[in-house]
RNA sequence: GGCGGCGUAGCUCAGUCUGAUAGAGCGCUCGGCUCAUACCCGAUCGGUCACUGGUUUAAAUCCAGUCGCCGCCA
Repeated sequence: GGCGGCGUAGCUCAGUCUGAUAGAGCGCUCGGCUCAUACCCGAUCGGUCACUGGUUUAAAUCCAGUCGCCGCCA
């Protein structure tokens, strides 16, 4: 230098293919249970979907560019 993959909650990830309410598990907090702690049960909290622009009635999702990480080729 060329090509490809990935970036979504505090963590691990799904959702993208086929545009239409942003989710799961774990975790934090509160409550129940217990003599107490843990387990277990219930509730709750938590998001600029990496960034910028474009297309569209509507973008995490499609298109272009940028940044970061990883890999392949040279």